Background: Small-subunit ribosomal RNA from a metagenome, 1539 nucleotides, folded computationally. The sequence is in RNAcentral, with records from SILVA. The coordinates come from a structure-prediction model, not an experiment, and the mean pLDDT is 83.
[in-house]
RNA sequence: AGAGUUUGAUCCUGGCUCAGAACGAACGCUGGCGGCGUGGAUUAGGCAUGCAAGUCGAACGAGAAUCAUGAGCUUCAAGUUUUCGAACGAGAAGCUUAUGUGGAAAGUGGCGGAAGGGUGAGGAAUACAUGGGUAACCUACCCUUAAGUUGGGGAUAGCUCCGCGAAAGUGGAAUUAAUACCGAAUGUGGUCUUCUGUCGCAUGGCAGAAUAUCUAAAGACGGGGAUCUGUAAGGACCUGUCGCUUUUGGAUGGACCCAUGCCCUAUCAGCUUGUUGGUGAGGUAACGGCUCACCAAGGCUUACGGGUAGCUGGUCUGAGAGGAUGGUCAGCCACACUGGGACUGAGACACUGCCCAGACUCCUACGGGAGGCUGCAGUCGAGGAUCAUUCGCAAUGCGCGAAAGCGUGACGAUGCGACGCCGCGUGCAGGAUGACGGCCUUCGGGUUGUAAACUGCUGUCAUGAGGGAGAAACGGUCCGUGUGUUAAUAACACAUGGGAUUGAUAGUACCUCAAGAGGAAGCCACGGCUAACUCUGUGCCAGCAGCCGCGGUAAUACAGAGGUGGCAAGCGUUGUUCGGAUUUACUGGGCGUAAAGGGUGCGUAGGCGGUUCUGCAUGUCGGAUGUGAAAUCUCACCGCUCAACGGUGGAACGGCAUUCGAAACUGCAGUGCUGGAGUACAGGAGAGGAGAGCGGAAUUCCAGGUGUAGCGGUGAAAUGCGUAGAUAUCUGGAGGAACACCGGUGGCGAAGGCGGCUCUCUGGACUGAUACUGACGCUGAGGCACGAAAGCUGGGGGAGCAAACAGGAUUAGAUACCCUGGUAGUCCCAGCCCUAAACGGUGUGCACUUGGUGUGGGGAGGAUUGACCCUCUCCGCGCCGGAGCUAACGCGUUAAGUGCACCGCCUGGGGAGUACGGCCGCAAGGCUAAAACUCAAAGGAAUUGACGGGGGCCCGCACAAGCGGUGGAGCAUGUGGCUCAAUUCGAUGCAACGCGAAGAACCUUACCAGGGCUUGACAUGUAGGUGCACGCCCCCUGAAAGGGGGGAAGCCUUCGAGGGUCCUACACAGGUGCUGCAUGGCUGUCGUCAGCUCGUGCCGUGAGGUGUUAGGUUAAGUCCUGCAACGAGCGCAACCCUUGUGAUUAGUUGCCACCUUCUAGGAAACGCGAAGAGCACUCUAAUCAGACUGCCUGUGAAAGGCAGGAGGAAGGUGGGGAUGACGUCAAGUCAGUAUGGUCCUUAUGCCCUGGGCUGCACACGUGCUACAAUGGUCGGUACAAAAGGACGCAAAACCGCGAGGUGGAGCAAAUCCCCAAAACCGGCCCCAGUUCGGAUUGAAGUCUGCAAUUCGACUUCAUGAAGCUGGAAUCGCUAGUAAUGGCGCAUCAGCUACGGCGCCGUGAAUACGUUCCCGGGCCUUGUACACACCGCCCGUCACAUCAUGAAAGUCGACUGCACCCGAAGUCAUCCGUGUAACCUGCAAAGGAACAAGAUGCCGAAGGUGUGGUUGAUGAUUGGGAUGAAGUCGUAACAAGGUA
Repeated sequence: AGAGUUUGAUCCUGGCUCAGAACGAACGCUGGCGGCGUGGAUUAGGCAUGCAAGUCGAACGAGAAUCAUGAGCUUCAAGUUUUCGAACGAGAAGCUUAUGUGGAAAGUGGCGGAAGGGUGAGGAAUACAUGGGUAACCUACCCUUAAGUUGGGGAUAGCUCCGCGAAAGUGGAAUUAAUACCGAAUGUGGUCUUCUGUCGCAUGGCAGAAUAUCUAAAGACGGGGAUCUGUAAGGACCUGUCGCUUUUGGAUGGACCCAUGCCCUAUCAGCUUGUUGGUGAGGUAACGGCUCACCAAGGCUUACGGGUAGCUGGUCUGAGAGGAUGGUCAGCCACACUGGGACUGAGACACUGCCCAGACUCCUACGGGAGGCUGCAGUCGAGGAUCAUUCGCAAUGCGCGAAAGCGUGACGAUGCGACGCCGCGUGCAGGAUGACGGCCUUCGGGUUGUAAACUGCUGUCAUGAGGGAGAAACGGUCCGUGUGUUAAUAACACAUGGGAUUGAUAGUACCUCAAGAGGAAGCCACGGCUAACUCUGUGCCAGCAGCCGCGGUAAUACAGAGGUGGCAAGCGUUGUUCGGAUUUACUGGGCGUAAAGGGUGCGUAGGCGGUUCUGCAUGUCGGAUGUGAAAUCUCACCGCUCAACGGUGGAACGGCAUUCGAAACUGCAGUGCUGGAGUACAGGAGAGGAGAGCGGAAUUCCAGGUGUAGCGGUGAAAUGCGUAGAUAUCUGGAGGAACACCGGUGGCGAAGGCGGCUCUCUGGACUGAUACUGACGCUGAGGCACGAAAGCUGGGGGAGCAAACAGGAUUAGAUACCCUGGUAGUCCCAGCCCUAAACGGUGUGCACUUGGUGUGGGGAGGAUUGACCCUCUCCGCGCCGGAGCUAACGCGUUAAGUGCACCGCCUGGGGAGUACGGCCGCAAGGCUAAAACUCAAAGGAAUUGACGGGGGCCCGCACAAGCGGUGGAGCAUGUGGCUCAAUUCGAUGCAACGCGAAGAACCUUACCAGGGCUUGACAUGUAGGUGCACGCCCCCUGAAAGGGGGGAAGCCUUCGAGGGUCCUACACAGGUGCUGCAUGGCUGUCGUCAGCUCGUGCCGUGAGGUGUUAGGUUAAGUCCUGCAACGAGCGCAACCCUUGUGAUUAGUUGCCACCUUCUAGGAAACGCGAAGAGCACUCUAAUCAGACUGCCUGUGAAAGGCAGGAGGAAGGUGGGGAUGACGUCAAGUCAGUAUGGUCCUUAUGCCCUGGGCUGCACACGUGCUACAAUGGUCGGUACAAAAGGACGCAAAACCGCGAGGUGGAGCAAAUCCCCAAAACCGGCCCCAGUUCGGAUUGAAGUCUGCAAUUCGACUUCAUGAAGCUGGAAUCGCUAGUAAUGGCGCAUCAGCUACGGCGCCGUGAAUACGUUCCCGGGCCUUGUACACACCGCCCGUCACAUCAUGAAAGUCGACUGCACCCGAAGUCAUCCGUGUAACCUGCAAAGGAACAAGAUGCCGAAGGUGUGGUUGAUGAUUGGGAUGAAGUCGUAACAAGGUA
């Protein structure tokens, strides 16, 4: 940094897709270790269990267990004494009791439970962020200032006793303490009021003073010499520490207020009644409609409504600007089962507090109770998905405490999860017979691959063993020292030195040793994008796919394998975000034709705005200060072995605020100016608008005249009109609409639009010269006005035209095009509608930037008789073009160039300018305007082709002009169809069909039936075997093949079982089986048409163009000229063969003129024939010559050429042939051969017999013979060429009517053989189904062959069918051609040949010409075609699927309004009830105060009614999209056949 994808190719527009990075991820396959992080994103769903907030005995009373001591009792008991009965008995155990110790559990009291921890439901502003304000505030603990801490009182919990209750709990009685509670005193102070000073920012703040009002406390624990007191202890007293009270300031934390920023939606445009403000009061820590009463009527504007969402530091991405996001960490907010409420307190309307209501769960003795994991673990559920019911308070922090300490699921740790980042390892070196195996193979080999084996090393991680940190230092305690305090060497506080003590993690990190390559590699991809290729299987199947797209028998795209590439303890997939995407464009896009300029103007808000001077300082610029939390990012250094990670410092945090300065630009205020804009004056131009009047031509109608049979209409017709008199023509009249010529890319208007003439009213523009105003300007969201045609309402009018409609045609149909009619409408008035391809497809305004030319309206100048003309200039309307711009086309001073200002609009195609909602409209409908779903394109311009019922030029037996055919008949032959056991296969428009087939009775033969063979009918190799050639003969069976049996003779040889043969077995043979759409080769066709290309150069962004086009010419891209082209190649032509003329050479088998001889015949001349001689001629076959527009005339551009002529055998390619460019048709052929793949292998191979390919209701093609007199028949008489001949051609002669037979001369051929017919001459036939025609059939034969039945040819006799020239249509041919006549050859035993290939004889007619049909060539044009018109493509209908709108309704969710009920609770009021402290009082009692109770306002949940928004569903219904080869037509693309 780009790439793929629209096309045959190109450039552009434009969407879709990919490569990157990231993640609290999930899924699939796989999985060695460690470090650091991270882990319920869904149901703010429900929760079992344990723990998560306590602490203080130095505030207080009481005090269990324990222990100690004393006493008593019981039971033991060493031992001593002993009268042996017993006594004493240290000591032990248990029980009771007293004292002490001890301090559990609970209680009173204090502090803390408002922190820490969790979650993101709600909330779009009472939130958050940034910056300010409070002179309108509070703040426990902490620090600080000043002062104090006096003296009393009454209770109460606990405990005990008695009750109630299942429990939770609770009632009563008695008794008791305090740092609990309550009075009183004091008042440094504080508070209220007033005054003074000072300050400020309005209210006011600060300081001081004055009188008066109100207002405080609590003790606890240590030490102590003197004095006092006292029961020895202690107390007073002194002193220290901690508390307590009042107060000052601070710190910290909070509260309130202000400004700015903060998502989508206008298909939400108006909202609001405590609402906005004021006065007063209440309330609060405090300001405030915060609340209330009264007064005024204000306030807000993207408000109000709807949807979504915790906000931020940051995070991800990005070059940046931006975009997306807000998990962990940090700041703030909100919430704690749901809703409401207050209490306590410094702080809460309180996560593990209270009350009420509701839902849910649990306990219950049914009467009642209990609960709240969005704390840490854990569980169920839901989900694609997220962990241990672990250890520890050792560290850090927090609460309490004087402290020790206690508590702490905060936190520190460990565990689980590849969830992420980072690091390490799974070895290293040598090792070629390049091993085995795998895979591929052209079978040679290649590759896996130094990879392995093998050899030598190393020792990270893991394993085992041993050693073993740091995190620990505080604190307290002990021993010292010093300082402070004090009366004090005590105590206490502080500082300091030393000793011992404290670790969950964990015997972990780390270190050492041991052993051994030992325990440790997968995943994805391999058609292009995108690095990486082969084989096999599959056969549009199975499947793949991010996009393009792969798969229909050779798949690098599916599946497997081998190999390769990439990454690696991971790899892929999915999801999401940014990027690429300049594809919302601020940076950084566009709008003539690709999406996109509003139909046009006027104008409001807004935006922008000429020039001079002065001032201010809003923007702007500079400096300073504050802030911008930390973390993050970044830089430097440092610490973990590195890194991730972490530490320290810097920078940065783009911002905001305050303040000081500057004044160019902008803005604001003021003062001027005239250039922008406008006004006045004078002119001329104009279909500018409105109204009124007038005019002529034409159509139609009416009346009349003339006049007749048609008129009209069309491609052709018909409907229609007309003998009741039309059309035509003449005269007169009526009526409506439109205004020919002039008339013009002429004029006017903002656009729509405006056209006869005159008048009235009226708008604008232009020109000229002066004067005036003094920026008054430009644009313009909303708004207002105008706005073709059609349409609508009401009223007129209505000639022509003419939707609808009717009829006639056309057509397969014709609801059309054409024709005849015809109503709305078109016209006028009034009012709507408001849309157009309302287009220059080009918004408005201003400025600048080379030109040429024309035209409309003015002005000036020159010249002039002049309105002509020329020059200059202003304003319009056009054309052509430069620079520049553009994707190109094109635009080009009338910009689409260069800039400025403002407005409108666009963001892939379809769905859709549609639905819903709203606004407008009488309606039709208009304006505004989506989504689901679906596609990978849809488009623009240009290019090359192809095509056109587009155009131009040209050619061709293409048409025309001719001649003869086909199509009708019979037959032959091929094909289709039908039939069949089989009728083998192929060829199928031209370009298959007398084609493969130049020969189907058997064979051929591939088909069918039947009978047989299995290494085979044929080839090669190997192994074994046997004899011997193969073979021959005989017998049996059989249709044959084959099978079985027997016999005879018996191979070559270099003597090696060497060669050959046979048999057996194995490899293999064989296949006319399939695929011509896997192929080679060959062939057909366009087409013997004149084309098809290349190199270099030039043009174009490019595909591509040029050359090859143009003007001529030609059979020809043949040649000439011109030309940004110059050359060249394959084609054309020529070279080749043949034929036509001549020459030369040659002369046998050819020839025989001349000459000689012989000779049938003849009187002879002569002469058939033969021989010699000869090569003249013919001929044969070789080499040459000849023809080249060379010559002449004309024409033409001089050239090329063309026309005519001469000469010549031949004249403009002399005739004919061979020769077939680049390519097209997946044309034909696997059955000629070859060949990949595939299939069969006792058969799809091979052999044999018989049958079939010949089958016959039928259809078509190609031919033959005819229909006759230009003929038939009979007789006679001529003239060829080219071929062929030994398994052959065959003469003479004889036989047969004949086919033919007998015969056999001659000939391997210019020698012999085979060799014409039409024509010509004459006779007959006389127009008929015939003396035409010969099919068919019968009989008899001949020939070939093993064999003519299916199924041969020919002959003779007899028979004698159709057919009398052929419908629509169609074929060939331009000269030795058509037509016509015969002859030959190949194949072949014979023949279906009437076919094919050749040969010669006779031998025409016609071509004006290119309009038309067909085919082709070149140029041009249009195109939505490119598989290329046999193209493309539209709509209805039918079927299936999908999403969606409407719909009688139905069911939810949220919410507004009105009303009802009204819990808890605050507040207010009442208070008849109750009560220890205080007051009065001796007491009783009363007061004050409090409590209970009651009432009231407010008030959650609930209820009723009525609206709104939104979602789901709904019979039926509307269109839409998609789908395989459905149906009907053919609307569009070419003039698309009616533009």